[in-house]
Molecule: c-di-GMP-I riboswitch aptamer
Organism: Syntrophomonadaceae bacterium
RNA sequence: GACUGAUAAAGGCUAACCCAUAGUGAUAUGGGGGCGCAAAGCCGUGGAUCCGCAGUUAAGCCGGAUUGCCAGGCUGCCAGU
Numbered sequence: 001g002a003c004u005g006a007u008a009a010a011g012g013c014u015a016a017c018c019c020a021u022a023g024u025g026a027u028a029u030g031g032g033g034g035c036g037c038a039a040a041g042c043c044g045u046g047g048a049u050c051c052g053c054a055g056u057u058a059a060g061c062c063g064g065a066u067u068g069c070c071a072g073g074c075u076g077c078c079a080g081u
Base pairs, nucleotide, nucleotide: 002081003080004079005078012037013036017032018031019030020029021028022027035068041074042073043072045071046070047069048066049065050064051063052062
């Protein structure tokens, strides 16, 4: 450096739900909580879904959200080969 892996060690993150705040909303942030996760670390790039606007001869354009929906890209602890 590459590949494989979570069993071992050190750890890490955190679902649903509750409270507060922000937002038209999807949702986000903080605290609690812990379903789970070998990238459940980061990136909205492609697809997908959701919200707003428009609209029903429609479901388009545009703007936004989701990275724990699926891919992809970047980075990383440990062990083995």